[in-house]
């Protein structure tokens, strides 16, 4: 230069036959324990890299760009 693959809560991920965004850790607050660890219950926290397109509707389909990986030259 060119093919690919990845990009979703603080981390690692899962949702890819379009239809209100989800698990595990963490994190707060209760509860039991004298305390700590542990357990349980309850909850905050993302509008899914940007931007545009199609569509009643888009993480999910299409373009372009950005950041990583990878292979070829």
């Nucleotide at each position: 230069g060119g093919g690919c693959c990845c990009a979703u809560g603080g981390c690692u991920c899962a949702g890819u036959u379009g239809g209100u965004a989800g698990a595990g850790c963490g994190c707060a607050u209760c509860u039991a324990u004298g305390g700590c660890a542990u357990a349980g219950a309850u909850g905050a926290g993302g509008u899914c890299g940007u931007c545009g397109g199609u569509u009643c509707a888009a993480a999910u389909c299409c373009g372009a760009c950005u950041g990583g990986g990878u292979c070829c030259a």
Molecule: transfer RNA
Organism: Minisyncoccota bacterium